[in-house]
RNA sequence: GCCUGUGUAGCUCAGUGGUAGAGCGAGGUCUUCAUAAGGCCGAGGUCGCAGGUUCGAUCCCUGCCACAGGCA
Repeated sequence: GCCUGUGUAGCUCAGUGGUAGAGCGAGGUCUUCAUAAGGCCGAGGUCGCAGGUUCGAUCCCUGCCACAGGCA
């Protein structure tokens, strides 16, 4: 330098065009004399950045950035 993959909540990851989700974690609450375990509740997101296509983009296209792998 070229090619491929990944980038979504604090962490691990779903989500292949129509209101962004789960588990864990953090907070509150119920239960208990108390703790643990368990139940319940809501919160937490410029979906890596910028542009394009589209009525509509996390999703498709282009460029850039970061990381991982490969080729030379």

A computed fold for a 72-nucleotide RNA from a Candidatus Harrisonbacteria bacterium, annotated as transfer RNA. It matches the Rfam family "tRNA". The organism belongs to Candidatus Harrisoniibacteriota, within Bacteria.